[in-house]
């Protein structure tokens, strides 16, 4: 120097934040929602997923 396995570590996964977990990616990258009749006009969700907290949003009770 160059491939490749393994571990660490660091960064990402459509909008905070905290714990566990899975994937992916090494700055040249992983990512940067979905539909439609597309210079427009609609739709879900604060999660990759499980939780808990803020925030939103509906319904009920006081």
């Nucleotide at each position: 120097g160059u491939g490749u396995g393994g571990g660490c570590c660091g960064g990402c996964g459509a909008u905070g934040g905290g714990g566990c977990u899975c994937g992916c990616c090494g700055c040249g990258a992983a990512c940067c929602g979905c539909c439609c009749g597309u210079u427009g006009g609609g739709c879900u969700g604060a999660u990759g997923g499980c939780u808990c907290c803020u925030g939103c949003u509906u319904c009920u009770u006081c």